[in-house]
Context: one part of a larger RNA
RNA sequence: UUGGGUUUAAAGGGUGCGUAGGCGGAAUAAUAAGUCAGGGGUGAAAGUUUGCGGCUCAACCGUAAAAUUGCCUUUGAAACUAUUAUUCUUGAGUACAUUUGAGGUAGGCGGAAUGUAGUGUGUAGCGGUGAAAUGCUUAGAUAUACUACAGAACACCAAUUGCGAAGGCAGCUUACUAAACUGUAACUGACGCUGAUGCACGAAAGCGUGGGGAUCGAACAGGAUUAGAUACCCUGGUAGUCCACGCCGUAAACGAUGAUUACUAGUUGUUUGCAAUAGAUCGUAAGCGACAAAGCGAAAGCAUUAAGUAAUCCACCUGGGGAGUACGUUGGCAACAAUGAAACUC
Numbered sequence: 001u002u003g004g005g006u007u008u009a010a011a012g013g014g015u016g017c018g019u020a021g022g023c024g025g026a027a028u029a030a031u032a033a034g035u036c037a038g039g040g041g042u043g044a045a046a047g048u049u050u051g052c053g054g055c056u057c058a059a060c061c062g063u064a065a066a067a068u069u070g071c072c073u074u075u076g077a078a079a080c081u082a083u084u085a086u087u088c089u090u091g092a093g094u095a096c097a098u099u100u101g102a103g104g105u106a107g108g109c110g111g112a113a114u115g116u117a118g119u120g121u122g123u124a125g126c127g128g129u130g131a132a133a134u135g136c137u138u139a140g141a142u143a144u145a146c147u148a149c150a151g152a153a154c155a156c157c158a159a160u161u162g163c164g165a166a167g168g169c170a171g172c173u174u175a176c177u178a179a180a181c182u183g184u185a186a187c188u189g190a191c192g193c194u195g196a197u198g199c200a201c202g203a204a205a206g207c208g209u210g211g212g213g214a215u216c217g218a219a220c221a222g223g224a225u226u227a228g229a230u231a232c233c234c235u236g237g238u239a240g241u242c243c244a245c246g247c248c249g250u251a252a253a254c255g256a257u258g259a260u261u262a263c264u265a266g267u268u269g270u271u272u273g274c275a276a277u278a279g280a281u282c283g284u285a286a287g288c289g290a291c292a293a294a295g296c297g298a299a300a301g302c303a304u305u306a307a308g309u310a311a312u313c314c315a316c317c318u319g320g321g322g323a324g325u326a327c328g329u330u331g332g333c334a335a336c337a338a339u340g341a342a343a344c345u346c
Base pairs, nucleotide, nucleotide: 004317005316006315007300008299012314014201015200016199017198021194022193023192025088026087027086028085029084030083031082033081034080035077036076037075038074039073040072041071042070048066049065050064051063052062053061054060091191092188093187094186095184096183097182099180100179103177104176105175106174107173108172109171110154114150115149116148117147118146119145120144121143125136126135162169163168206247207246208245209244210243211242216240220236221235222234223233258313259312260311261310262309263308266291267290268289269288270287271286272285273284274283276281295302296301319346320345321344328339329338330337331336
């Protein structure tokens, strides 16, 4: 390389948008680039293969044919691909009508809890644990009542629920905004799918500048435990956790399952629509779940939300270790990230 693969054995890019490229619905006509058929030219010789022959055989040699899978030219064919022209509506989109939701951004408001401060009541403990101690407390703690302030998170509802491309999104409300489904079948008429490079988004932690700082809490300190205890447990506690702006660009970024399209028994629950019938149900569309047939699979299992049957495009894999390391390059303030070997060894 071919082939074979990628849920769990090595292997799906974290996610989207999209450039080039690849692939692409139905009908008619034309062309003849690809394609197919015939003819001609060329494709040196030697070598190779086959037939026959010559050295007593063979190696070797001679001779004839084949092959030389190619290229050029010419005459035709027109199904498929392509191109051009005209058309179509089922793919795709638009319009109109309705609906849905923790989708996003910005503002406002709310109650509970926690902590702190003040005042009152009240008196000796509180707290914590397996048991304790460190810690707090007669300068009046803990508890309790009222008041005030602060920051962060939103109990119940809550669900195998919902929304979002993914990350993710949950108190209430306002404004702005994105999306999806359903119904009508009015409009456009293939406008589509995928997508190397690229661009954008991207949890947590971390970084920069400025705020904020209630809780929790790396580091750190102390108390325990222990043979030791740089831990698990306890008392404190800085960074951080929160906000604004700017970086970082990684995760078991997981469904460990790329995107799109078509096809292949059913049963059952649920969300949101539509339609029918009439109080009993049933149809249909798009989701989210539980089973299960054919089929697939090494098995576990998957099974109309496929890991089944096929097609298109992209990404990735090729024994373990060395190693996601070294070197180089690119990005970054840094931390690091991306790309990514070999020797050697089993």
This is a predicted structure of a 346-nucleotide part of an RNA (small-subunit ribosomal RNA, central domain) from Carboxylicivirga fragile. Rfam family: Bacterial small subunit ribosomal RNA. Rfam links the family to the GO terms ribosome and structural constituent of ribosome. The prediction has a mean pLDDT of 86. It was read from a public genome assembly.